[in-house]
RNA sequence: GGGCGUUUAGCUCAGCGGUAGAGCGUUCCGUUCACAUCGGAGAGGCCAUAGGUCCGAAUCCUAUAACGCCCA
Numbered sequence: 001g002g003g004c005g006u007u008u009a010g011c012u013c014a015g016c017g018g019u020a021g022a023g024c025g026u027u028c029c030g031u032u033c034a035c036a037u038c039g040g041a042g043a044g045g046c047c048a049u050a051g052g053u054c055c056g057a058a059u060c061c062u063a064u065a066a067c068g069c070c071c072a
Base pairs, nucleotide, nucleotide: 001071002070003069004068005067006066007065010024011023012022013021018055026042027041028040029039030038048064049063050062051061052060
């Protein structure tokens, strides 16, 4: 220098154009003498950044950035 992939909650990851989800973690409540387990409820995301297409974009297109792999 060229090609490909990844980027979504604190962590690990789903989510193929129509209201952003799960597990773990975390907070509160119940259960217990207490802790754990278990049950219930909640908080936490401008979906890496910028632009474009579309009635509508996490999702499609372009550029940029970070990380990883391959080739030279």